[in-house]
RNA sequence: GCGGGUAUAGUAUAAUGGCUAUUACGGCUGGUUGCCAAUCAGCAGAUACGGGUUCAAUUCCCGUUACCCGCUCCA
Numbered sequence: 001g002c003g004g005g006u007a008u009a010g011u012a013u014a015a016u017g018g019c020u021a022u023u024a025c026g027g028c029u030g031g032u033u034g035c036c037a038a039u040c041a042g043c044a045g046a047u048a049c050g051g052g053u054u055c056a057a058u059u060c061c062c063g064u065u066a067c068c069c070g071c072u073c074c075a
Base pairs, nucleotide, nucleotide: 001071002070003069004068005067006066007065010025011024012023018055027043028042029041030040031039048064049063050062051061052060
């Protein structure tokens, strides 16, 4: 330099155009307990970035960034 893949809460994940974005662990608040643990209920928290298509984009298209894989060239 060329080609391919991945990017969603703190971590791991789902969502195949219809968004109020899923679930688990973790966090916070409360119940239960004499206290802790366990357990139960609730709350907060995310679509890498910039454009485009569409009535509507996590999803489709283009570019950028980061990481991973392969190929090639030079040293």